Description
Model confidence (mean pLDDT): 80 of 100. This is a predicted structure of an 83-nucleotide RNA (transfer RNA) from Patescibacteria group bacterium UBA3527. Lineage of the source: Bacteria > Bacteria candidate phyla. Its Rfam family is "tRNA". It is annotated as a transfer RNA.
[in-house]
Formats: sequence, structure tokens, C1' cells
RNA sequence: GCCCGGGUGGUGGAACUGGUAGACACGCGAGACUUAAAAUUUCGUGAUCCUAGAUCGUGCGGGUUCGAUUCCCGCCCCGGGCA
Repeated sequence: GCCCGGGUGGUGGAACUGGUAGACACGCGAGACUUAAAAUUUCGUGAUCCUAGAUCGUGCGGGUUCGAUUCCCGCCCCGGGCA
């Protein structure tokens, strides 16, 4: 240099191939249970703001579209292959 795969909350990992992003699990916080803990169990858990439902959020920047994690272009990073 060329080719292939990947980048999504604190972590792993989904999103059925354009139509409510974050299911599920772990972690964390609070409650219940316990003398106390562990285990179990219930609820909560992206950000910002004038705390009201609104806006933003999928590596970065553009594009297409009524609508993009998904499609297109450029770039960055990680892994693999070829030279």
C1' cells in the first nucleotide's frame, strides 16, 4: 500500500436488513429478608436543561431519505490476511 471484519450506556452484547436505540446478562444504587452479612428477591440505573417533557446521544465529519446503528462518501482507531 491492497483486501476482509469490527467500533452501540460503567462492562459484555442485541436491535429480525431504514420505522419507539440499548433487549438480555453483569456491575452499581436503594428497599425487603438476616442479630449482621452472604445468597435470594423487588425497584431503579445514557446526557443536558429553566425539573418540564423536551432536546441530544450508536468512533469523527458529510450525504441520501419523511425517517439512518442500518444505505453512500471521506477520515480515525482495533483485529486478521496479502504484498